[in-house]
RNA sequence: GCCGAGGUAGCUCAACGGCAGAGCAACGGUUUUGUAAACCGUAGGUUGGAGGUUCAAAUCCUCUCCUCGGCU
Numbered sequence: 001g002c003c004g005a006g007g008u009a010g011c012u013c014a015a016c017g018g019c020a021g022a023g024c025a026a027c028g029g030u031u032u033u034g035u036a037a038a039c040c041g042u043a044g045g046u047u048g049g050a051g052g053u054u055c056a057a058a059u060c061c062u063c064u065c066c067u068c069g070g071c072u
Base pairs, nucleotide, nucleotide: 001071002070003069004068005067006066007065010024011023012022013021018055026042027041028040029039030038048064049063050062051061052060
């Protein structure tokens, strides 16, 4: 340099173009003599960045940054 995969909550990952979610972690509560476990609940997001298409974009298009793999 070329090709491919990926970037979404603190972490691991979902999400036909139509309300951004789950598990774990965090916090609060119930239970316990106490802790853990279990159960209930709460909070947590400029969907890497910038444009474009669309009534509507995490999703489609363009540019760009970063990570991983392959080729040279």
A computed fold for a 72-nucleotide RNA from a Minisyncoccota bacterium, annotated as transfer RNA. Its mean pLDDT, the model's own confidence on a scale to 100, is 83. NCBI's taxonomy places the organism under Bacteria, Bacillati, Minisyncoccota. The sequence was found in a public genome assembly. Rfam family: tRNA. Rfam classes the family as a transfer RNA.